Context: one part of a larger RNA
RNA sequence: GGACGAACGCUGGCGGCGCGCCUAACACAUGCAAGUCGAGCGAGAAAGCUCCUUCGGGAGUGAGUACAGCGGCGAACGGGUGAGUAACACGUGGGUAACCUGCCCUAGGGAGCGGGACAACCCGGGGAAACUCGGGCUAAUACCGCAUGAUUCGCACGGUCUCAAGGCCGUGCGGGAAAAGGUAGCUUCGGCCUCCGCCCUAGGAUGGGCCCGCGGCGCAUUAGCUUGUUGGUGGGGUAACGGCCUACCAAGGCGACGAUGCGUAGCUGGUCUGAGAGGACGAUCAGCCACACUGGGACUGAGACACGGCCCAGACUCCUACGGGAGGCAGCAGUGGGGAAUCUUGCGCAAUGGGCGAAAGCCUGACGCAGCGACGCCGCGUGGGGGAAGAAGGCCCUCGGGUUGUAAACCUCUUUCAGCGGGGACGAGGCCACCUGGGUUAACAGCCCUGUGUGGUGACGGUACUCGCAGAAGAAGCCCCGGCUAACUACGUGCCAGCAGCCGCGGUAAUACGUAGGGGGCGAGCGUUGUCC
Numbered sequence: 001g002g003a004c005g006a007a008c009g010c011u012g013g014c015g016g017c018g019c020g021c022c023u024a025a026c027a028c029a030u031g032c033a034a035g036u037c038g039a040g041c042g043a044g045a046a047a048g049c050u051c052c053u054u055c056g057g058g059a060g061u062g063a064g065u066a067c068a069g070c071g072g073c074g075a076a077c078g079g080g081u082g083a084g085u086a087a088c089a090c091g092u093g094g095g096u097a098a099c100c101u102g103c104c105c106u107a108g109g110g111a112g113c114g115g116g117a118c119a120a121c122c123c124g125g126g127g128a129a130a131c132u133c134g135g136g137c138u139a140a141u142a143c144c145g146c147a148u149g150a151u152u153c154g155c156a157c158g159g160u161c162u163c164a165a166g167g168c169c170g171u172g173c174g175g176g177a178a179a180a181g182g183u184a185g186c187u188u189c190g191g192c193c194u195c196c197g198c199c200c201u202a203g204g205a206u207g208g209g210c211c212c213g214c215g216g217c218g219c220a221u222u223a224g225c226u227u228g229u230u231g232g233u234g235g236g237g238u239a240a241c242g243g244c245c246u247a248c249c250a251a252g253g254c255g256a257c258g259a260u261g262c263g264u265a266g267c268u269g270g271u272c273u274g275a276g277a278g279g280a281c282g283a284u285c286a287g288c289c290a291c292a293c294u295g296g297g298a299c300u301g302a303g304a305c306a307c308g309g310c311c312c313a314g315a316c317u318c319c320u321a322c323g324g325g326a327g328g329c330a331g332c333a334g335u336g337g338g339g340a341a342u343c344u345u346g347c348g349c350a351a352u353g354g355g356c357g358a359a360a361g362c363c364u365g366a367c368g369c370a371g372c373g374a375c376g377c378c379g380c381g382u383g384g385g386g387g388a389a390g391a392a393g394g395c396c397c398u399c400g401g402g403u404u405g406u407a408a409a410c411c412u413c414u415u416u417c418a419g420c421g422g423g424g425a426c427g428a429g430g431c432c433a434c435c436u437g438g439g440u441u442a443a444c445a446g447c448c449c450u451g452u453g454u455g456g457u458g459a460c461g462g463u464a465c466u467c468g469c470a471g472a473a474g475a476a477g478c479c480c481c482g483g484c485u486a487a488c489u490a491c492g493u494g495c496c497a498g499c500a501g502c503c504g505c506g507g508u509a510a511u512a513c514g515u516a517g518g519g520g521g522c523g524a525g526c527g528u529u530g531u532c533c
Stems, first nucleotide, its partner, number of pairs: 001533004006529005013380006019373002021338001026336003030333003035073003040070002048061005080291003090215007099208002104204007112146004121136006152175010181195002185192002217263003224254003229251008266288004270281004293314005316327004344370001346369003352366001353364004383413004393404004417474001419469005430457005435451001437449004477522005482503003488517005498505002
């Protein structure tokens, strides 16, 4: 000098864009953060309103609506944090003849027959609750059986390629899937047909698993480490190779090119600095990893060993009728605590993106915005011109004067920003419904395009922007002035009080302390402290 997720002191007008618990991976009140599909299925209220009434009630509507249940997809994404990890965790480059991949795309083939349940619901029981038990009825794109059966899987044989494990091709034997729903028209009631789905196979795309080379911390005042350890065989397990697991056999394997141990640490793109080489760092944004109260475990599933799932154990908190139960903010806000220190219990799904749905749409603390904070960067303003050999006041003085100083007053001009009023409801924006036209189709359903048509849709938002109004009107501080280093006098003080980054100032004339006048620097900031280069 530069930099900062900063803090502290004094001060503080406006705007844009960013950023905002670095400490206790400490504990958490409350609300919200993951649902959706009635075009898979069976059921199905109530309030309210209208009418009737024997005043008990009944009927219609509400409504096939709400809340639930079965089933499907999603919940493994998105969001948070950095504890652990020195490791194939990350970066980079390869390998998989050792693998998987829901939804999506392409192509081929198929969807035949049958069956029995379980929720919801009804009845009964237990419990304070959480909830739970028994009996009975029932549907399906839920479940099961049979058939069919491929380029799939297993085994055998043959051929071919490879150094080999093995790959590829052919044949034979065996195993082995499926589900319907909705729209419209016609119907002789058998069906035809559209769209969305279903099953199998091959390929693609995307995402992932596993393996390997190389690379990136400190300590040798850590020198030896290792028994599933190193290799083999048989077996098991996995989507898959493997000591991944197991039995047996052999006795190996690693290490001064640093094993092992200890300490520290998420890694990277990058960020800061520097002429570079390098050094330091890894907030925000992006990629990967790890974790979700602590430890362990599996289940479901295409995918998890699963933040807002399950089970067990532990610590902690809460409820209890003492028998037993409930919970997990390192999601968004917010609270306590810790700390020098870090925000609103806001608005909206209008946009972008995601889940579900044929769609309308629903959900979305992702996200878009707003709020708070000079925390940072950038921009703007706090007025412009004229105005005296120069007011007053202050300060200094050799008492002549000098300086503050064109500074003020005064004259004149302007009105950014803020304020008030009006316009604008701009852009961001496309999308949806209806209608027109076209394609698909048997079709005027649906679905996909289309249009100068009609209607609707904005949180921000009293937006931006713009026009008008008034009046210089509302808007300047902070640090320094001995040398380094730019800027000097007076008074007070008297080695006191104090200053200080280094050298050093202060003991009676202190440009170094304190105050004042003056001056210098920067300016909505200026200084101090801390850290890095």
A computed fold for a 533-nucleotide part of an RNA from an Actinomycetota bacterium, annotated as small-subunit ribosomal RNA, 5' domain.